[in-house]
Context: one part of a larger RNA
RNA sequence: UGACGGGGACCCGCACAAGCGGUGGAGCAUGUGCUUUAAUUCGAUGCAACGCGAAGAACCUUACCUGGUCUUGACAUAGUUUUGACUGGUUUAGAGAUAGACCUUUCAGCAAUGACAGAACAUACAGAUGCUGCAUGGUUGUCGUCAGCUCGUGUCGUGAGAUGUUGGGUUAAGUCCCGCAACGAGCGCAACCCUUGCCGUUAGUUACCAUCAUUCAGUUGGGGACUCUAAUGGGACUGCCUUCGCAAGGAGGAGGAAGGUGGGGAUGACGUCAAAUCAUCAUGGCUCUUACGACCAGGGCUAGACACGUGCUACAAUGGUGACUACAAAGGGCAGCUACAUAGUAAUAUGAUGCCAAUCUCAAAAAAGUCAUCUCAGUUCGGAUUGAGGUCUGCAACUCGACCUCAUGAAGUUGGAAUCGCUAGUAAUCGUGGGUCAGCAUACCACGGUGAAUACGUUCCCGGGUC
Numbered sequence: 001u002g003a004c005g006g007g008g009a010c011c012c013g014c015a016c017a018a019g020c021g022g023u024g025g026a027g028c029a030u031g032u033g034c035u036u037u038a039a040u041u042c043g044a045u046g047c048a049a050c051g052c053g054a055a056g057a058a059c060c061u062u063a064c065c066u067g068g069u070c071u072u073g074a075c076a077u078a079g080u081u082u083u084g085a086c087u088g089g090u091u092u093a094g095a096g097a098u099a100g101a102c103c104u105u106u107c108a109g110c111a112a113u114g115a116c117a118g119a120a121c122a123u124a125c126a127g128a129u130g131c132u133g134c135a136u137g138g139u140u141g142u143c144g145u146c147a148g149c150u151c152g153u154g155u156c157g158u159g160a161g162a163u164g165u166u167g168g169g170u171u172a173a174g175u176c177c178c179g180c181a182a183c184g185a186g187c188g189c190a191a192c193c194c195u196u197g198c199c200g201u202u203a204g205u206u207a208c209c210a211u212c213a214u215u216c217a218g219u220u221g222g223g224g225a226c227u228c229u230a231a232u233g234g235g236a237c238u239g240c241c242u243u244c245g246c247a248a249g250g251a252g253g254a255g256g257a258a259g260g261u262g263g264g265g266a267u268g269a270c271g272u273c274a275a276a277u278c279a280u281c282a283u284g285g286c287u288c289u290u291a292c293g294a295c296c297a298g299g300g301c302u303a304g305a306c307a308c309g310u311g312c313u314a315c316a317a318u319g320g321u322g323a324c325u326a327c328a329a330a331g332g333g334c335a336g337c338u339a340c341a342u343a344g345u346a347a348u349a350u351g352a353u354g355c356c357a358a359u360c361u362c363a364a365a366a367a368a369g370u371c372a373u374c375u376c377a378g379u380u381c382g383g384a385u386u387g388a389g390g391u392c393u394g395c396a397a398c399u400c401g402a403c404c405u406c407a408u409g410a411a412g413u414u415g416g417a418a419u420c421g422c423u424a425g426u427a428a429u430c431g432u433g434g435g436u437c438a439g440c441a442u443a444c445c446a447c448g449g450u451g452a453a454u455a456c457g458u459u460c461c462c463g464g465g466u467c
Base pairs, nucleotide, nucleotide: 008467009466010465011464012463013462015458016457019422020421021420022419023418026313027312028311029310030309031308032307033306034304035303042053043052064299065298066297067296068295069294070293073125077124078123079121080120081119082118083117084116088103089102090101091100092099093098106115107114108113127288128287130286131285132284136282137281138277139276140275141273143271148187149186150185151184152183153182154163155162156161167178168177169176193265194264195263196262198234199233200232201231202230203229204228208223209222212221213220237259240253241252242251243250244249315415319374320373321372322371323370324369331362332361333360336355337354340351341350342349343348381412386407387406388405389404390403391402392401428450429449430448431447432446433445434444
């Protein structure tokens, strides 16, 4: 000077408290440990690993295992020789890789030769998801969107260093004010950016429809008002009033769509953890080089006494089932989304139509509402498991896909110790879309609908800041 203290003072945070809903018990999904295995590829391991890398393992992916193969090599550059192609099609053997046969087949130039491509040879080399993240770059997590971290000059101190940055107030904030041997400055804070909430202007197609016609229908004529769209502006500044205060600022009020940072996002200082990653990529060193490289088929990553994490579905009447009937937002679509019709109980199939989309389409929003039924039961709750029959994708669903129908109808009656999230359009609950993707979502990312309770307070637990 820091760090630490079951030292002190002050302050903050869903940190506690006050509330609401969960997890921990059940079944299943998924990740991990352990075990097993020929292999169950590798990494991630307190918070900050464990629905994580993986925005999607049947083959491929794939790095693992078994077997079959290759050795200048699957990929790059360079030399010599040789062929005229390469490609495409047919076919034989084989699990395929691969090996063989047949057909087709170059360009420029008179030529030499050159271009391009294949083959052979020899060597430099290629190659490595092999090791080291404790040799590294880059990227990322975390403390933490916490309010801090520093510098120049000056001053003080023998010096390490101190001062400034402490103190009194104030703030979300080292935010600002006052004071002060300090005076200034930088990185952070805030603002500038995006989005949302209000209003105007401009513009009306594919969007809209008040007035006039018209129609089953904003369907058509028409309109430019409204909604909306998307470009550009305005608007909020403690600006005004009262009050407290030296000031900064605080409390209340008015007006206003919005009030004191309006809500949300992006934005992450100096640094900490030899934190994570050599398997995104790059890279030093080391190692392998007829193999630790490369190709192929099959298998494995999907195993299962068990243990843990994260989720989904439930245990029911604020509910289940059946019928009828409303109201969204945000997205996607040409190897695509598909109206409509027909067939099928259905998954879906067949035909057919529109749309490169504010035009067509996915598309039905669901919870809600109305009517009926069930009457507290392991049930008309719950749906696991299993049997049978099908549909779709795809060379291919046995290991190991999703969906549909019929049958089957397990555990489960609200969960011990313990533990998590959340302060408002939030929690809870209800559906919708997207990416990945041939197919496959209870995960992830987004979207809207309905819509609470509670906060006395800071003694205590945890984390952080200042002295």
RNAcentral holds the full RNA, with entries from ENA. A computed fold for a 467-nucleotide part of an RNA from an uncultured bacterium, annotated as small-subunit ribosomal RNA, 3' major domain. Its Rfam family is "Bacterial small subunit ribosomal RNA". Rfam links the family to the GO terms structural constituent of ribosome and ribosome.